[in-house]
Molecule: small-subunit ribosomal RNA
Organism: uncultured prokaryote
RNA sequence: AGCGAACGCUGGCGGCAGGCCUAACACAUGCAAGUCGAACGGACUCUUCGGAGUUAGUGGCGCACGGGUGCGGAACACGUGGGAACAUACCCUUUGGUAAGGAAUAAUAGCUGGAAACGGCUACUAAUACCUUAUAAUGACUUCGGUUCAAAGAUUUAUCGCCAAAGGAUUGGCCCGCGCAUGAUUAGAUAGUUGGUGAGGUAAUGGCUCACCAAGUCUACGAUCAGUAGCUGGUCUGAGAGGAUGAUCAGCCACACUGGAACUGAGAUACGGUCCAGACUCCUACGGGAGGCAGCAGUGGGGAAUAUUGCGCAAUGGGCGAAAGCCUGACGCAGCAACGCCGCGUGUAUGAAGAAGGCCUUAGGGUUGUAAAGUACUUUCACCGGUGACGAUAAUGACAGUACCAACAGAAGAAGACCCGGCUAAUUACGUGCCAGCAGCCGCGGUAAUACGUAAGGUGCAAGCGUUGUUCGGAAUUAUUGGGCGUAAAGGGCGUCUAGGCGGUUUUUUAAGGCAGUGGUGAAAUCCCUCGGCUCAACCGGGGAAUUGCCUUCGAUACUGGCUGUCUUGAGUACGGGAGAGGUGUGUGGAACUCCGAGUGUAGAGGUGAAAUUCGUAGAUAUUCGGAAGAACACCAGUGGCGAAGGCGGCUUACUGGGUCGGUACUGACGCUGAGGCGCGAAAGCGUGGGGAGCAAACAGGAUUAGAUACCCUGGUAGUCCACGCCGUAAACGAUGAGUGCUAGUUGUCGGCAUGCAUGCAUGUCGGUGACGCAGCUAACGCAUUAAGCACUCCGCCUGGGGAGUACGGUCGCAAGAUUAAAACUCAAAGGAAUUGACGGGGGCCCGCACAAGCGGUGGGGCAUGUGGUUUAAUUCGAAGCAACGCGCAGAACCUUACCACCUUUUGACAUGCCCUGACCGCCGGAGAGAUCCGGCUUUCCCUUCGGGGACGGGUACAGAGGUGCUGCAUGGCUGUCGUCAGCUCGUGUCGUGAGAUGUUGGGUUAAGUCCCGCAACGAGCGCAACCCUCGCCAUUAGUUGCCAGCAGGUUAAGCUGGGCACUCUGAUGGGACUGCCGGUGAUAAGCCGGAGGAAGGUGGGGAUGACGUCAAGUCCUCAUGGCCCUUAUGGGCUGGGCUACACACGUACUACAAUGGCAAUGACAGUGGGAUGCGACGGGGCGACCCCGAGCUAAUCUCCAAAAAUUGUCUCAGUUCGGAUUGUUCUCUGCAACUCGAGAGCAUGAAGUUGGAAUCGCUAGUAAUCGCGGAUCAGCAUGCCGCGGUGAAUACGUUCCCGGGCCUUGUACACACCGCCCGGGAAACCAUGGGAGUUGGUUUUACCCGAAGCCGGUGCGCGAACCGCAAGGACGCAGCCGACCACGGUAAGGUCAGCGACUGGGGUG
Repeated sequence: AGCGAACGCUGGCGGCAGGCCUAACACAUGCAAGUCGAACGGACUCUUCGGAGUUAGUGGCGCACGGGUGCGGAACACGUGGGAACAUACCCUUUGGUAAGGAAUAAUAGCUGGAAACGGCUACUAAUACCUUAUAAUGACUUCGGUUCAAAGAUUUAUCGCCAAAGGAUUGGCCCGCGCAUGAUUAGAUAGUUGGUGAGGUAAUGGCUCACCAAGUCUACGAUCAGUAGCUGGUCUGAGAGGAUGAUCAGCCACACUGGAACUGAGAUACGGUCCAGACUCCUACGGGAGGCAGCAGUGGGGAAUAUUGCGCAAUGGGCGAAAGCCUGACGCAGCAACGCCGCGUGUAUGAAGAAGGCCUUAGGGUUGUAAAGUACUUUCACCGGUGACGAUAAUGACAGUACCAACAGAAGAAGACCCGGCUAAUUACGUGCCAGCAGCCGCGGUAAUACGUAAGGUGCAAGCGUUGUUCGGAAUUAUUGGGCGUAAAGGGCGUCUAGGCGGUUUUUUAAGGCAGUGGUGAAAUCCCUCGGCUCAACCGGGGAAUUGCCUUCGAUACUGGCUGUCUUGAGUACGGGAGAGGUGUGUGGAACUCCGAGUGUAGAGGUGAAAUUCGUAGAUAUUCGGAAGAACACCAGUGGCGAAGGCGGCUUACUGGGUCGGUACUGACGCUGAGGCGCGAAAGCGUGGGGAGCAAACAGGAUUAGAUACCCUGGUAGUCCACGCCGUAAACGAUGAGUGCUAGUUGUCGGCAUGCAUGCAUGUCGGUGACGCAGCUAACGCAUUAAGCACUCCGCCUGGGGAGUACGGUCGCAAGAUUAAAACUCAAAGGAAUUGACGGGGGCCCGCACAAGCGGUGGGGCAUGUGGUUUAAUUCGAAGCAACGCGCAGAACCUUACCACCUUUUGACAUGCCCUGACCGCCGGAGAGAUCCGGCUUUCCCUUCGGGGACGGGUACAGAGGUGCUGCAUGGCUGUCGUCAGCUCGUGUCGUGAGAUGUUGGGUUAAGUCCCGCAACGAGCGCAACCCUCGCCAUUAGUUGCCAGCAGGUUAAGCUGGGCACUCUGAUGGGACUGCCGGUGAUAAGCCGGAGGAAGGUGGGGAUGACGUCAAGUCCUCAUGGCCCUUAUGGGCUGGGCUACACACGUACUACAAUGGCAAUGACAGUGGGAUGCGACGGGGCGACCCCGAGCUAAUCUCCAAAAAUUGUCUCAGUUCGGAUUGUUCUCUGCAACUCGAGAGCAUGAAGUUGGAAUCGCUAGUAAUCGCGGAUCAGCAUGCCGCGGUGAAUACGUUCCCGGGCCUUGUACACACCGCCCGGGAAACCAUGGGAGUUGGUUUUACCCGAAGCCGGUGCGCGAACCGCAAGGACGCAGCCGACCACGGUAAGGUCAGCGACUGGGGUG
């Protein structure tokens, strides 16, 4: 794009066209073929007696046309073009004729059978019915003498007929070339088969039929068989070539319930004729009969599905007739259904308050939308009534009072279906929540769905719109036009050869192919162009073009082909060299292994990662000598050689194949390829017979292992070897068929030849074999004179993955199996090459407390704390490997608090707006657990323009508040982590079809993508580093609350005082360090090593600083926020409880187990910080926690503040003078309140624990370890957290390994990226399929039996009007009978196809 369509929703009108695609299933009823009285006799009716009419029957013509259907048929059926041996009623033209006779018969009448259908007998009768004779121009036959064949009349005329011929026209029969679909898993078929002679038969040729003779004929250019199918003009599609199709219209064929058969006839083997057989239906009096819608309507059935039992012969056409006319379901019309094509309408103009309503909204508005309403018009179509055709130029009109025309009324009666994620024009809201559903492909839907449903809006169509089915296209996706085969599917394992295909040079000829012209044909319709007719269009008509084809004829001869000569370049032969694991056979050699014998010799050997099985004191292994046997041939040895491939390796010899080089001679296209065929063909395997040293499937044992039917070890049989015969496959690979020609080079190597000379080199050339590389090709990788380049020839092969190289069938094989080779079903991919990542029990380089070297821990005990689990009314919630678990929580008795129970409240505890009212605040009493409720007392705010306004309190209703309710997978912000790892990118350029690459890789170097050098890259950005803070040194400056060297004062003791700012210190500004200097090394670079100087040396120590990104990492319970949810509650208030539970498990800390220690005593030295509801000195009390008093201090001033490890003494290895849990009791402090549930003190008690399994953590220097101090939170509560200082180590060979990371490279079937992907088995479910004892059916073959009807042949004793005969009888004919053929039917044996089938095999899907 199309459709004979169907289905869903919807539906106003008209024109034109089409309408059982399925059951060639069965059919009720009506109609579809009759007509002629001018062929005939009768009968009947009417009669004006003149006649007229109707008609059953005889007879003539027609019924072979028209109409239907597509069963069959793969065929001269159809299409196209030819042909000769034919027929042709009616029609036209021409010629001739039409004479004389005869016998019957239906009707009718009578009798009679039968239920009916339908008959029987007797009698009578006519003809254009039938018969005989005559004639015979013409015709036919002929022995050329001759023989033979006709006729019909009707009528008053006119005329119409009849007979014999010839010609024409029309129609039909037959024959032939070409074209016309699938299967080779159908390869051989055929006996009337092929041909001949003769005969028969036919309208006619012919094995069409028969007799005889011969043995042919068809077939790989596909016979035969099987399945399917009406063919064509055309139709649809397509740029075309093609592909699909064969409704309607037209031509041909075939068929008429199924099968067979003839008759009549011009024509039939006859749709609405006959006979027979069969199935089915109907009638019946059971004896018999009738029927054939694939004609038009119609019915049932089938089906997704296809119409009226209509009108008319008015037109066109047909039959009959002289005609009038009759008949005509052909046809002309109407009816039904949007089934299709075409046309028209459902209104037009104006109309902004942009109405109302709807929908959306950022709440402003937007949109529906000039749309509506309103105003002014119009009336196509439909409706109603009126006039009224053409079709028929005279009569006749079914359609039809139709078309058309004019008129009336009134916007009146007339719009839907699909779609809106992309493809693909058109989007929002709500509902739903992987549900319901959508879906052509991709795919949507798991709480913000432009994809589902609804609504609003929109897009494209429109009386239709969608869906389904089907065909072509896109699809260059079967490739002729117009594809491919190294790796994507695809080169046969290799050779040889047949058919076939293709083929060098030149001459003559031919004209088959090809080229150009002529003639015929290519039906009409259709398509196209043009003109015209219906108002237009669809539709219809006229003309033209086209119909790419076939046939015919003429011409030219370049090309291809045929015939015929010629040539030498292709190919081959001869001659002479030369290389070689080429092949087959024979002989032979040495080394090694094993075995046997003997000697020496002694305890092990062997084997492995380590072992064991095994061998060995009966003497192994080792070693020496001798012998035997079999197999294989070290070194040479080489991307070296040879061969077609498989393949070939000691040496000798015989036979033998091929290739190569050189120059001469010869043949003269002898060539290339090659379907089938034939041969060769590794290894394994098979058969027969040998052989058997080593090795070694199977097998046995030992190990390994979770297991180990393996890898390893010890043994070991087939086999490996030989001869003969099979098999015929391999990753038989260069994954690359063979041949020929052409198209840059460079360099190695093997074989031969030539030339030059410096005689061992160079150059050239032919043939092989490699590497690199240009053009070109390729999807890329790559190939590149040995092509995967450019061309030609021939062969083989491919067409998504799986099923499957499987099943069935065939062929081969002893078997194993090989070869040929599907389908159902299933998936939306499978695959190639390359790219970026990620990964690897891949590689290289490098780093990190990563390992190693060390120090100290955790894991065992007790306790603290967090988590899990359990429990509970609740034990609120979150965090979950590292990167949750002393985390949110820098501090749960109430509060906090979010949880639970009870009580209670509803514009609310909080915000804004509107209205009313009042000051508010405060105090007291009662009830209550309290919130709260009730009652009372006190007081009367501020500003003012005097209108009012403001803050606060109370009250009502409503907008709205409120929510630690859900979603961190809707989000912002913030944070963790890889990781302070050195990376992550961009612009321009270049390379690549592209993804991408380059830069960023490489050589060095660094902590570093740090720097240097090189480089198709050149630059740049975010990171690194530096800039910032702090510690370490110095200087300058400033000295109070800090300091005190010098001066002075002054005390019981203090920088206490004057004074000073030198020092310390404080805090501000600067300096200082940069590989700067020297030496070595390195490329003379970057840098590295060493040294000097220096407080500090190679980023001086520490901090802050965290690239692009990853983990849907964490957080809606910090905050913010979309959506959803609750709204007398999931909000608010209160009391009490809970978050503190406790069999248990884990994490993180603390404290210990002791002597590097405990206890006691002595009493020296810090730093950071904090302090006004606060720190709290001095003094006093208490054993102590603490209490009393309270100076000073808004803090370099006062205070917390005492530092502790340290030192000295003692204890002496014990469950202790260790350890401190637990418990009892008495107190202290905080606080409204310490019961659940705080901290501390005193006395008493004195548990486990004696250094911790597997495993595991931190740390590289002022670090670990150890010691104390401060702070935040906080009424109180720290073993936690964040800070501070004191004392102060050990070790690092090194980078093999573990973990993590960076760069380069490599492999990849991974990309959610190895926590990936994925294979096999088992179980259950479903699906299709193979085998299967058999069974059911279709089809077909062969043999035989039966043999209806019928034609033909024979017979014909029965019967018979025409002719002959006086008659008898004859001629002729018929019945009957017999025979041949033959449909249906039967029997037997096969072939083939399909259905079912217990059981069974594999396959597919989830």